[in-house]
RNA sequence: AGGGAUGUAGCCAAGCGGUAAGGCAACGGACUUUGACUCCGUCACGCGUGAGUUCGAAUCUCGCCAUCCCUG
Numbered sequence: 001a002g003g004g005a006u007g008u009a010g011c012c013a014a015g016c017g018g019u020a021a022g023g024c025a026a027c028g029g030a031c032u033u034u035g036a037c038u039c040c041g042u043c044a045c046g047c048g049u050g051a052g053u054u055c056g057a058a059u060c061u062c063g064c065c066a067u068c069c070c071u072g
Stems, first nucleotide, its partner, number of pairs: 001071007010024003018055001026042005048064005
């Protein structure tokens, strides 16, 4: 320099044009003499960033950024 992959909550992670599941963690409560286990509830404009297309974008298009891989 060229090509490819990935980017979603504190962590893991689903989604494939119609306002984002689940698990772990955290917090509050129930239970318990206490703790653990179990159960209930809560969890923030969480979709890398900017622009475009669209009535509507995490999803499609383009640029950029970060990480990883391949070629030279």
The RNA shown here (transfer RNA) has 72 nucleotides and comes from a Clostridia bacterium. The organism belongs to Clostridia, within Bacteria. Its mean pLDDT, the model's own confidence on a scale to 100, is 80. It matches the Rfam family "tRNA". Rfam's curators write: Transfer RNA (tRNA) molecules are approximately 80 nucleotides in length. It is annotated as a transfer RNA. It was read from a public genome assembly.